[in-house]
RNA sequence: AAUUGUGAAAGCCACCCUCGCCGAAAGACGGGUUCGGAAAGCCACGGGUCUCACAUCCAAAAUAUUGAAGACAGCCGGGUUGCCUGU
Numbered sequence: 001a002a003u004u005g006u007g008a009a010a011g012c013c014a015c016c017c018u019c020g021c022c023g024a025a026a027g028a029c030g031g032g033u034u035c036g037g038a039a040a041g042c043c044a045c046g047g048g049u050c051u052c053a054c055a056u057c058c059a060a061a062a063u064a065u066u067g068a069a070g071a072c073a074g075c076c077g078g079g080u081u082g083c084c085u086g087u
Stems, first nucleotide, its partner, number of pairs: 002087002005084001012037002017032004022027001035074001041080003045077003048072003054067002
């Protein structure tokens, strides 16, 4: 420097649920928990998914329609950095 994740060691992350808290919601954050993970570290760049405060629509109200600029990196791809380990 390239490549592997079968085994080992050291450490790391934390689904669901639950409590607190922020948010219109999706969801985020913190505690407990531990389904799993070799990038389950980081970046919304491409696809995808979720939500609709606001805007749109509507003669008006409500409902409903349409749209991310909101969100998901533990949906897939891409970019980027990195621990341990085999070769």

c-di-GMP-I riboswitch aptamer from Desulfocapsa sp., 87 nucleotides, folded computationally. Taxonomically the source falls in Desulfocapsa (Bacteria, Thermodesulfobacteriota, Desulfobulbia, Desulfobulbales). The sequence was found by an Rfam model in a public genome assembly. The coordinates come from a structure-prediction model, not an experiment, and the mean pLDDT is 83.